[in-house]
Context: one part of a larger RNA
This record gives sequence, C1' cells and structure tokens, in this order.
RNA sequence: CCCUCGUUAAGGAACUCGGCAAAUUGACCCCGUAACUUCGGGAGAAGGGGUCCCUCUGGGGUGUAAAAGCCCUGGAGGGCGCAGAGAACAGGCCCAGGCGACUGUUUAACAAAAACACAGGUCUCUGCUCAAGCCGCAAGGCGAUGUAUAGGGGCUGACGCCUGCCCAGUGCCGGAAGGUUAAGGGGAGGGCUUUUAAAAGGCUCGAACCGAAGCCCCGGUGAACGGCGGCCGUAACUAUAACGGUCCUAAGGUAGCGAAAUUCCUUGUCGGGUAAGUUCCGACCCGCACGAAUGGCGUAACGAUCUGGGCGCUGUCUCAACGAGGGACCCG
Repeated sequence: CCCUCGUUAAGGAACUCGGCAAAUUGACCCCGUAACUUCGGGAGAAGGGGUCCCUCUGGGGUGUAAAAGCCCUGGAGGGCGCAGAGAACAGGCCCAGGCGACUGUUUAACAAAAACACAGGUCUCUGCUCAAGCCGCAAGGCGAUGUAUAGGGGCUGACGCCUGCCCAGUGCCGGAAGGUUAAGGGGAGGGCUUUUAAAAGGCUCGAACCGAAGCCCCGGUGAACGGCGGCCGUAACUAUAACGGUCCUAAGGUAGCGAAAUUCCUUGUCGGGUAAGUUCCGACCCGCACGAAUGGCGUAACGAUCUGGGCGCUGUCUCAACGAGGGACCCG
C1' cells in the first nucleotide's frame, strides 16, 4: 500500500453525476394514524409508550373427590443496572412528479425497464362432408372429439371521461353495363403440296367476330395504410384580431394536453422551493416538430423503475486516526 471488517472528537451530504456505499430503523403488545380513493385500500401510514426481576392479589381454562400442578390474562407495591425484544436473526420515513394500471415476462454470461405479456376494448376472417388458419410432397395431423357466447388473425392495453374532419392516393369489400383481354372457339382470305392439267384431299398462315378472372370503371369503407394548409388586411392609445379577402386541398388538427420521455432557438417568461436551482414543481402558449385505439387526457393501488425535495442517520465528506484478520513486502 491492497482486500474484508470494527470503532471514532466536532460537524452532518459540505462528498458525488447521483446519499453510490455505509449508517439509521427493525421483534411483540398498547395508543394513535393524513391527503387521496376504484371505499378494497392508502396502513406497519406518520408519530408515541411499554418489554427484566421480586412480593401480594383478582379473573378464566385445564385438571381432581378436593387440591396441587400447568396454560391464558388483569391489578397494586417494591428491586437492580448505562442499558430488561440486555446477545443473534428482524422495515428508515415523508412530500411531489414522469412512465407503465396491477401480479407476472425478458436480453442463460454487461440492459429487468417506461420493453413484452396481461384481463378489458375493437376490427376482421371462419356456417363445418376438408370451418377459417397452420404443419406436411403426400398420406395425415393441429384447430377440435370444438361449431359464431366457438376458433384464427390485426391493433389497442385495468378503470374513468372520450375517441373529431378527410375515401383524392393505396388497401379491402361490393357492383357488373361498358372498355381492355389469354388459352380456346371462329373462319373472310392467302401460301405450299400430290397431278399433264383440274377437281377433291392434305399441310400451313390467318382478318372480322365470340372468349373468364384481373385491370380500367361505379360505389362503400379509418379502432384499414395513411393525411389533417398558405398569404394579406381589419377594432376610437398601443397591442391583438372575434371579422373580411384571396390561393390551394381529399380534408385543412376538434376535445384534451402542451418548453412535454416530444421545444431547435432555450438556462423561453412568470411564480414556488434554495443564501445561491441548465435539474424539479405550478403556470403561460410563438406546439422548430403533441393530439385522439402506431389511442388522447386523467387516475386510487402497485414498482429492486426514473426525476426533484425534506426529516432521521451516518467516515460519503471536512480529514483523517486507531484496531482486527488476510495479502503485498523482508528473512528462511
């Protein structure tokens, strides 16, 4: 000096990205417990008191013929120590916010989470002789010894309040009059061939016309993929613009939320908290670039989650010291 421990004056987070680590708390009995709430909870909230031994004594149970003994529990008085859950094992607490409802699941060996799942919601497919879907070349199997309150797929993700506008493009569903259109049908017409020539036959090319689905076309459809404007002017201070004009669009973002896990400018501005606050909380709204099941906004409870603050407590620190064990080091 290193590792693992123990103790520490005064101070008590001044440490640090951050109370990381450590310390505090800790059992049982009694008292007492707020906001909020889905009335279950929150709760072990928080915050207090007690706990050993002796004497006397009350009640209950068991037991007995009656007792004793044993078990449970109360009252009064007294004793000792620094200390009575006398050692060991055994929650620190509170306030506010983000995310996710919750218990669960996950990167075996750097990530446990706000990711996945989840009940619930919704859309869609599926009517059963072989459902739809899936595995398999097939036979066959799963679905299911099920049958629409069933099964498959997609999205969302408890609960509460809600979920606006756009069907122009893409997708899906429906339609089938017309257009296009393959094989095929059809054969106007032409070529070759056999023959001395012709006819007939054979081979072959082949126009019109008839040809399905699909596509075009016509409709529908957003909890389908998705999308949800610009410029200019205007009120008797100023500022602003309920109002007007104009261009474009399929339609121009509704409710709610908003410097946000989203805000570039930005440490926005104001308020709170601090002596001092790029973080945090509450507001404002010029939203670079929130927004409604790629859900929006809330929300009790929950969380080895993330963020800010406080009380307690401490060797985290001011600032280090001593001690123990094991190493390093020296000798052998």